Model confidence (mean pLDDT): 81 of 100.
Glycine riboswitch aptamer from Anaerosolibacter carboniphilus, 104 nucleotides, folded computationally.
The model forms 91% of the base pairs in the Rfam consensus.
Lineage of the source: Bacteria > Bacillota > Clostridia > Thermotaleaceae > Anaerosolibacter.
Rfam family: Glycine riboswitch aptamer. Its family is annotated with glycine biosynthetic process in the Gene Ontology.
């Protein structure tokens, strides 16, 4: 210089589920039902590592198999938290800005 990725900011797109029900002077208290896509949590392969068997082997030590434990991603699952007219928020997508600055 070229600009892989991350980031932040503005535009646009962006699903789901009661304008539920009682009391109340209320923005408070209760009761039932129900989403998943801010966020937070759980785990499969798999890989570590320990301890029992088995194999073959001179021995070191290798493999296999069981079983505890550990690390272990999601739009999967839970539903703490958040939502359940419209506004708003909204994972994630495109786009612009600045801003990183990997490999050559």
């Nucleotide at each position: 210089c070229u600009g892989a990725u991350g980031a932040a900011u503005g535009c646009g797109g962006g699903a789901g589920a009661g304008a539920g029900c009682u009391u109340u002077a209320a923005u408070a208290a209760g009761c039932c039902g129900c989403c998943g896509a801010a966020g937070g949590a759980a785990c499969a392969a798999a890989c570590c590592c320990a301890a029992a068997a088995a194999a073959a082997u001179g021995c070191c030590g290798u493999u296999u198999u069981u079983u505890a434990g550990g690390u272990g991603a999601a739009a999967u699952u839970c539903u703490c938290a958040g939502g359940c007219a419209a506004a708003a928020g909204g994972a994630c997508c495109g786009u612009a800005u600045u801003u990183u600055g990997a490999c050559a």